[in-house]
Context: one part of a larger RNA
């Protein structure tokens, strides 16, 4: 390479937007590039395969045929793919009418709690633990009352729930700006679609730069304990960076459903969220149907098993990414990116 694969054995890129490319709905006409059929030319010889023959056989050699899977040319076919033209509406989009939502950005506001400060009451302890001690406290702590400051996070509602393309991403309230989604009716466009190498953007936490902020928590660090020792884990008292904000970097993760995206098809049952329609009814509830999402169970089928099972890991097609024994190694070298930390691309010797 041909293959075979990618939930857990090696393997789905963290996620999206989208370029090239690949692939692409129904009908009609046309073309003849692909495709198919016939003819012609060429495809050197040797080799190879089959048959026959010559050396006494064989190796070897010769003759004939095949083969040379290809290319060129010509005539034709017109189903399929492609090209052109026309047309259609079911794919896609979209007008209108409704709907739900912690979707995003900015600004403002609120209450509870912790800590600190001031003042009052009050007195000897408080705190902490398995038990203690360090620590705090007669310079009046803890407790309690009132007032104030400041930062961070938003109890209950809360869900097996919702939103988001993803990110353990989004949860107090209000306002402003703003993205998407769902349902119904079917005006309108008329294949405008799917995927997506490169590219571009987004991307938890930690970390970095500049400036701010700092209540609580808290790597490092100090102390107390524990212990034979304890330069530690767990526990206790403190505590810097950080955690928070603005702007700019970083670009990683068990970034997980360890499961790429799209379309179609293939028993059901049950819960839940949002919508629409119907039956019934005075009305609401209930009940039935249907669409979208999110769970559980389960048939066929799949699977090495576990399990998956209309949210497929079933049955198929299209496009992308990736894997190819373990270690060496996600290392070295080089390139690119980064302020750095490092990231990304990514070997070999050797060894089992």
């Nucleotide at each position: 390479c041909u293959g075979g694969g990618c939930g857990u054995a090696a393997a789905g890129a963290g996620c999206g937007c989208g370029u090239a490319g690949g692939c692409g709905g129904g009908c009609g006409c046309u073309u003849a590039a692909g495709u198919c059929a016939g003819g012609g030319g060429u495809g050197a010889a040797a080799a190879c395969u089959g048959g026959c023959a010559g050396c006494u056989c064989a190796a070897c050699u010769g003759c004939c045929a095949g083969c040379c899977u290809g290319c060129c040319u010509u005539u034709g076919a017109g189903a399929c793919u492609g090209g052109g033209c026309g047309u259609c509406u079911u794919g896609a989009g979209g007008a209108c009418a409704g709907g739900a939502g912690a979707g995003g950005a900015g600004a403002g506001c609120g209450g509870a709690a912790u800590u600190c400060c001031u003042a009052g009451u009050g007195u000897a302890g408080c705190g902490g633990u398995g038990a203690a001690a360090u620590g705090c406290g007669u310079a009046g702590a803890u407790a309690u009352u009132a007032g104030g400051a400041g930062g961070a996070a938003c109890a209950c509602c809360a869900g097996u729930g919702g939103c988001g393309a993803a990110a353990g991403g989004c949860g107090g309230c209000u306002c402003u700006c703003u993205g998407g989604c769902c349902u119904g009716u079917a005006a309108c466009u008329g294949a405008c679609g799917c995927u997506g190498a490169g590219g571009c953007g987004c991307g938890a936490a930690a970390g970095c730069g500049u400036g701010g902020g700092g209540a609580g928590c808290g790597a490092a660090c100090g102390g107390g304990a524990u212990u034979a020792g304890a330069u530690a884990c767990c526990c206790c008292c403190g505590g810097u960076a950080g955690u928070c904000c603005a702007c700019g970097c970083c670009g990683u993760a068990a970034a997980c459903g360890a499961u790429g995206g799209g379309u179609a098809c293939u028993a059901g049952g049950u819960g839940u969220a949002g919508g629409a329609g119907g039956u019934a009814u005075c009305g609401a509830c209930c009940c039935c149907u249907u669409c979208u999402g999110u769970g559980c169970c389960g048939u066929a089928g799949u699977u090495a098993a576990c399990a998956c099972a209309a949210u497929a890991a079933g049955u198929a097609c299209c496009c992308c990414g990736c894997c190819u024994g373990g270690g060496g190694a996600g290392u070295a070298c080089g390139g690119c990116c980064g302020c750095a930390a490092g990231g990304u691309u990514g070997a070999a010797a050797c060894u089992c």
The part of an RNA shown here (small-subunit ribosomal RNA, central domain) has 352 nucleotides and comes from an uncultured Bacillota bacterium.